[in-house]
Predicted 3D model of a 71-nucleotide RNA (transfer RNA) from Metalysinibacillus sp.
Parts: sequence; structure tokens; C1' cells
RNA sequence: GCCGAUUUAGUUUAGUGGUAAAACAGAUGCAUGGUAAGCAUCAGAGGACAGUUCAAUUCUGUCAUUCGGCA
Repeated sequence: GCCGAUUUAGUUUAGUGGUAAAACAGAUGCAUGGUAAGCAUCAGAGGACAGUUCAAUUCUGUCAUUCGGCA
């Protein structure tokens, strides 16, 4: 330099054109003489910018990140 893949919550993963799911972690409360464990509730996210569409996390393009292959 060329090609391919990845990018979703603090972390690890789902999902897929109709408005994002879970585990762990976190917060609050319950409970206990107290702590841990446990139970209940809550908060938290689609790399960036454009395009297509009534509607984009999903489709398309460019750029970026990481990984792999070829030279």
C1' cells in the first nucleotide's frame, strides 16, 4: 500500500428496518444486634458524519479504532 472483519451500558455478550435485552458491576431500600449472602426497585449504551426510508442500532458511503491476511 491492498483486502477482509470488529465497533451496542463501567465490563462481557444478544438482537435486528417499528424505537434496545441480559449477566456481572453501581445506587437506594428491606432484612440482621451487625457484616456478608439474599430480596425488591432504580439509573446507565448502538464509534463519527452524511445518504436511503414514514421510520435506521440494523441498509449504503466516507472517515476513525482494533484485529487478521497478502505484498
Its Rfam family is "tRNA". Rfam classes the family as a transfer RNA.